[in-house]
RNA sequence: GGCAAAACCGCCAAAAGGCGGCGACGCAAAGCCCCGAGACUAAAGCAACGCACGUCCGCGAAGCCACGUCAGUCGAGCUACCGAA
Numbered sequence: 001g002g003c004a005a006a007a008c009c010g011c012c013a014a015a016a017g018g019c020g021g022c023g024a025c026g027c028a029a030a031g032c033c034c035c036g037a038g039a040c041u042a043a044a045g046c047a048a049c050g051c052a053c054g055u056c057c058g059c060g061a062a063g064c065c066a067c068g069u070c071a072g073u074c075g076a077g078c079u080a081c082c083g084a085a
Stems, first nucleotide, its partner, number of pairs: 002027002008021005025072001031078002035075003038070003045064002049060003
C1' cells in the first nucleotide's frame, strides 16, 4: 500500500442472502474457489392432518427437503504487488 464487520440508505431475491453507497469491528491471504465438513433459507417438490367433494378434479397446511446461500465457520485446492532487512 490492500480488504472492510455491525448499523443506516438504495436496488435485486420467495427467503437465506447478494450488489452499490456510507461506515471501520476486525483481517497477514478478510484474494479466488462450494471439493469435504458445518451453518442458514425453503421457492419448487413431497406431505401428516383439516375442509370441500359420489369417485376425477380442488382449497388450506404442521413437517420433510437444496438444485438456493454463507469463502469474515473450519479444512483441501489455486493465485499473489512495491520497498527494507

Predicted 3D model of an 85-nucleotide RNA (c-di-GMP-I riboswitch aptamer) from a soil metagenome. It matches the Rfam family "c-di-GMP-I riboswitch aptamer". Rfam's curators write: GEMM was predicted in a large-scale screen for bacterial structured RNA regulatory elements. RNAcentral holds the sequence, with entries from MGnify. The coordinates come from a structure-prediction model, not an experiment, and the mean pLDDT is 87.